[in-house]
Molecule: Lysine riboswitch aptamer
Organism: Filobacillus milosensis
RNA sequence: CGAUGAGGUAGAGGUGCAACUAACAUUAGUAAUGUGCAAGAGGAUGACAACGUAGAUUGUACAUGAAAGGGUUAUUUGCCGAAGCAUUCAUUUUAGUCAGAAAAAUGAAUGUUGGUGUGUAUCUGAAGAAGGUAUAUACUCUCGCGUUAAGAGCGGGGUGCUACUGAUCGA
Repeated sequence: CGAUGAGGUAGAGGUGCAACUAACAUUAGUAAUGUGCAAGAGGAUGACAACGUAGAUUGUACAUGAAAGGGUUAUUUGCCGAAGCAUUCAUUUUAGUCAGAAAAAUGAAUGUUGGUGUGUAUCUGAAGAAGGUAUAUACUCUCGCGUUAAGAGCGGGGUGCUACUGAUCGA
């Protein structure tokens, strides 16, 4: 001086991601509770225990009357695989004990998605809210090709990209 880029540090994208707190709307005049009337022996996935004619499980009228999850707004905080999703495993909870089914939370492993918007389908959900997944499309970030240089266009994607530092190799 050139090539490559191990490691470390710091950054960028933008309606960027996530969390806490407070308020508001919805959930809902629902669940639940109490009283009156009617009816009458069991109810909950199975068994046991407990409860039950002083009325189980129900129906109806009146009165009182929620909550969780999800959402909007505002503040604050942590960040740029931020975060999300799928599968498997483990633990705990929903629920007096045991067992089973389902769901939720946490942790680990593997895989996958650059980010956002909109449409369609499907799932979750009380929901015409919102979210997840798949797909299509638009915008955008970055790298490569391309361009004298830009641009259009095409292709790839975060274990990526940029900068610094520093490492290795060659002369």